[in-house]
Molecule: transfer RNA
Organism: Planctomycetota bacterium
RNA sequence: GCCCUCGUAGCUCAGCCGGAUAGAGCAACGGUUUUCUAAACCGUAGGUCGGAAGUUCGAGUCUUCCCGGGGGCA
Numbered sequence: 001g002c003c004c005u006c007g008u009a010g011c012u013c014a015g016c017c018g019g020a021u022a023g024a025g026c027a028a029c030g031g032u033u034u035u036c037u038a039a040a041c042c043g044u045a046g047g048u049c050g051g052a053a054g055u056u057c058g059a060g061u062c063u064u065c066c067c068g069g070g071g072g073c074a
Stems, first nucleotide, its partner, number of pairs: 001073007010026004019057001028044005050066005
């Protein structure tokens, strides 16, 4: 230098062929229960999807450039 792959909640990830309100588990917080703790159960908050632009009625999803992690070729 070129190519591939990944980037979504504090952490680990799902999200199909673009479709309407962006999700799960764990963690956090509140509550129920318990003599207390843990466990169990119920609930709450937390994101504008790595950044920017483009296509489209509509983008986490497609295109381009850039940033970062991993891998391959030279």